[in-house]
RNA sequence: CCGUGCUAGAUGGGGAGCUAGCGGUGCCCUGUACCUGCAACCCGCUACAGCAGGGUCGAAUUCCCAUUCGAGGUUACUCGCAUUUGGGACUGCCGCUGUCAAGUGGCGUUGAAGGUUGGGUCCUGCGCGGCGAAAGCCUACAAACCCCGCCAGGUUCGGAAGAAAGCAACGGUAAGUAGUAACUUUCGGGUGCCGCAGGGAAACCUGGCCGGAGUCGGCUGGCAGCGGUAAGCCGGGGGCGGUAAUCGACAAUGGGUGCACGG
Repeated sequence: CCGUGCUAGAUGGGGAGCUAGCGGUGCCCUGUACCUGCAACCCGCUACAGCAGGGUCGAAUUCCCAUUCGAGGUUACUCGCAUUUGGGACUGCCGCUGUCAAGUGGCGUUGAAGGUUGGGUCCUGCGCGGCGAAAGCCUACAAACCCCGCCAGGUUCGGAAGAAAGCAACGGUAAGUAGUAACUUUCGGGUGCCGCAGGGAAACCUGGCCGGAGUCGGCUGGCAGCGGUAAGCCGGGGGCGGUAAUCGACAAUGGGUGCACGG
């Protein structure tokens, strides 16, 4: 150096989860890699950490170690973006109320604020007027008889003179009906530039006097309060991205690896 037969070892690995821990079943990544049985109300083990049985390869492209790369996962973050749900402290915005009087405007030395005094608006009482209603007064009509006057005719009484009752007509009147310019009385009111007397807390309007420069609060603005809104903001949830940490498949590079026999 070559050949034969073995042995260690390999025959997939990883992440999260589960677990005291390890491995597996299930999920995910890598990407192709023997078979059978077992297992989430879990299964099997214990640092040589799946168990049981069978097969193949075998000291190297395949085993072991180191470095690099790095799919993917996990964790953290007062990081960014959009989203969802709740809040309403703060900023912003909107509305209302109060207040101030800086700006602007109105009023004011032809006299502001304030003070004082009168009148009115208001209330009570008494009148006057007006309007309306009713009654009276007035006018007209108005009773077959049971209203009046006068009573023709007729009737009655009487010897007569005469007397009496009395219908109609005529005249009048009562109840009543109708009217009524004015007048009287009584009553009423959504009645009056009306009069007299009294009252009058506050407010408003108005006149006089004192006073002697402010005053009002329309608009802008400042402040305060209340209410609304939810853009910012605050709390929670999930998503995408970022940063940091951690695990890390596949892959690349370098290195390492036993025994026996024969030539």
Bacterial large signal recognition particle RNA from a Pseudomonadota bacterium, 263 nucleotides, folded computationally. RNAcentral holds the sequence, with entries from ENA. The gene name in the source record is ffs. Rfam family: Bacterial large signal recognition particle RNA. Clan: SRP clan. The model forms 90% of the base pairs in the Rfam consensus.